[in-house]
Context: one part of a larger RNA
RNA sequence: CUGGGUGUAAAGGGAGCGCAGGCGGUACGGCAAGUCUGAUGUGAAAGCCCGGGGCUCAACCCCGGUACUGCAUUGGAAACUGUCGGACUAGAGUGUCGGAGGGGUAAGUGGAAAUCCUAAUGUAGCGGUGAAAUGCGUAGAAAAUAAGAAGGAACACCAGUGGCGAAGGGCGGCUUACUGGACGAUUACUGACCCUGAGGCUCGAAAACGUGGGGAGCAAACAGGAUUAGAUACCCUGGUAGUCCACGCCGUAAACGAUGAAUACUAGGUGUCGGGGAGCAUUGCUCUUCGGUGCCGCAGCAAACGCAAUAAGUAUUCCACCUGGGGAGUACGUUCGCAAGAAUGAAACUC
Numbered sequence: 001c002u003g004g005g006u007g008u009a010a011a012g013g014g015a016g017c018g019c020a021g022g023c024g025g026u027a028c029g030g031c032a033a034g035u036c037u038g039a040u041g042u043g044a045a046a047g048c049c050c051g052g053g054g055c056u057c058a059a060c061c062c063c064g065g066u067a068c069u070g071c072a073u074u075g076g077a078a079a080c081u082g083u084c085g086g087a088c089u090a091g092a093g094u095g096u097c098g099g100a101g102g103g104g105u106a107a108g109u110g111g112a113a114a115u116c117c118u119a120a121u122g123u124a125g126c127g128g129u130g131a132a133a134u135g136c137g138u139a140g141a142a143a144a145u146a147a148g149a150a151g152g153a154a155c156a157c158c159a160g161u162g163g164c165g166a167a168g169g170g171c172g173g174c175u176u177a178c179u180g181g182a183c184g185a186u187u188a189c190u191g192a193c194c195c196u197g198a199g200g201c202u203c204g205a206a207a208a209c210g211u212g213g214g215g216a217g218c219a220a221a222c223a224g225g226a227u228u229a230g231a232u233a234c235c236c237u238g239g240u241a242g243u244c245c246a247c248g249c250c251g252u253a254a255a256c257g258a259u260g261a262a263u264a265c266u267a268g269g270u271g272u273c274g275g276g277g278a279g280c281a282u283u284g285c286u287c288u289u290c291g292g293u294g295c296c297g298c299a300g301c302a303a304a305c306g307c308a309a310u311a312a313g314u315a316u317u318c319c320a321c322c323u324g325g326g327g328a329g330u331a332c333g334u335u336c337g338c339a340a341g342a343a344u345g346a347a348a349c350u351c
Base pairs, nucleotide, nucleotide: 003323004322005321006320007305008304012319014203015202016201017200021196022195025088026087028085029084030083031082033081034080035077036076037075038074039073040072041071042070049065050064051063052062053061054060091193092190093189094188095186096185097184098183103179104178105177106176107175108174109173110155115150117148118147120145121144125136126135163171164170209248210247211246212245213244217243218242222238223237224236225235260318261317262316263315264314265313268296269295270294271293272292273291274290275289276288277287278286279285280284300307301306324351325350326349333344334343335342336341
């Protein structure tokens, strides 16, 4: 390179937006670049291949033919690709109407609980464990009762196999403001405006880092008590970073559905969420349709497990990635980063 693959064997980029590029709906007309076809020229000789001949054979040599799959010029064809032109509406988008939602950002606000503090009652224990001890407590703890006050963090029930998110991270008390998207109905408008997307840009859990705040609970590190042969652990008593906020930085995860995006097609059954239509009806039921989200299951696929209209089936387009195990996601170089490190990413050697 031709291939074969990527749920679990090696392999889907963490996710989106999108330049270049690749790919691209229906019907018609023109052109003729690709494509097909005819002719001419050229494609040196030798060599290869085929046929024949000469050295006794062969190597070797000679003759003839084919071929040199190419290139150029020129004549033609017009189905397909391309291109130009005008046209269409089934893709895509817009308008109008409508309902659903923890979608996002900011401000405000509420109650429950835990902790601490204050004063009252109260008296010797409390706490903790398998059992204990460290710890707290006669300078008055704890429990209980009712009361007051502080500050921080998280939002019980509702809550769901449920909803939202272009996508991933994620999103859950209540109110307000601003704001994104999806869906249904209508079929009014535009008229292929589409799909994918190397680079690029943006977003991206937790932890970590920088500066400044904050600090109730929890809690790496750390200290002590236990356990144990030991116990740098599991258990207990404490406890600092951190967890929280603002602005930066990092850019990674089993970032998982371990399943890239888009389109079309391919038995059924049964839940659930948001819309629409029809019929029957009052509190809803039946039928149907669009969009999501689950389960079961046929064909088919699959090494099996299983997947099965939310495909891992049947096809097409585009991107990413894999090519035995270890060495190694290491070394070196480069780029990025305050650092931690991230990204890219070998070889020797060895089995």
This is a predicted structure of a 351-nucleotide part of an RNA (small-subunit ribosomal RNA, central domain) from an uncultured organism. Its mean pLDDT, the model's own confidence on a scale to 100, is 82.